[in-house]
RNA sequence: GAAAAUGAUAGAGGUGCGGGGCUUCAGGAGUAUCGGUUGACAUAAGGUCGGAACCAGUCAGCCGGGAAAGGGAAGACCGCCGAAGGGAUUCAUCCGUUCCGAAGGAUGAGUUUCUGGGCUGCCGCAGAAUAUGCGUCAGACUGUCACAGGACUGUGGAGAGCUAUCAUAGGU
Numbered sequence: 001g002a003a004a005a006u007g008a009u010a011g012a013g014g015u016g017c018g019g020g021g022c023u024u025c026a027g028g029a030g031u032a033u034c035g036g037u038u039g040a041c042a043u044a045a046g047g048u049c050g051g052a053a054c055c056a057g058u059c060a061g062c063c064g065g066g067a068a069a070g071g072g073a074a075g076a077c078c079g080c081c082g083a084a085g086g087g088a089u090u091c092a093u094c095c096g097u098u099c100c101g102a103a104g105g106a107u108g109a110g111u112u113u114c115u116g117g118g119c120u121g122c123c124g125c126a127g128a129a130u131a132u133g134c135g136u137c138a139g140a141c142u143g144u145c146a147c148a149g150g151a152c153u154g155u156g157g158a159g160a161g162c163u164a165u166c167a168u169a170g171g172u
Base pairs, nucleotide, nucleotide: 005168006167007166008165009164010163011162014081016080017079018078019077022075023074024073025072033065034064035063036062037061038060039059040058041057046055047054048102049101050100051099052098053097084115085114086113087112088111089110090109091108092107093106094105095104116142117141119139120138121137123135124134125133126132144157145156146155147154148153149152
């Protein structure tokens, strides 16, 4: 007196990320649905599928009444920088009349895997939707590190990263 290793703490990227939360608004929608009336079909069609039960009319036109949820915008607040978001899988709970089985969906907790970030676009899925969300791909942009030139360019990588400080340690 470095460098490297491990651990802890604090930070940076910016149209940055998220919040079964709060307030307002649009939309959902004159939809679902309720009542009346007319007509058609039907006494079992139907209630996700199968079985056993249970309930039980269904559809269309017209008139009158008439929602809600998920998702979205703005504001404030809160938590943050694998913030967060996907895929697969396990368990638990719930959903549609009850039970059993199957499939599907939602929520939560694990395991594992992918993505540095936002924007735009084609396509696909969800959705009432041209909103929005998610995914593959592509495009330029941006931050970071490495390498090479030379003074900001090029190429490449990934967040288990990067930067700073401290400790192990005046130790090897």
Molecule: Lysine riboswitch aptamer
Organism: Anaerosacchariphilus hominis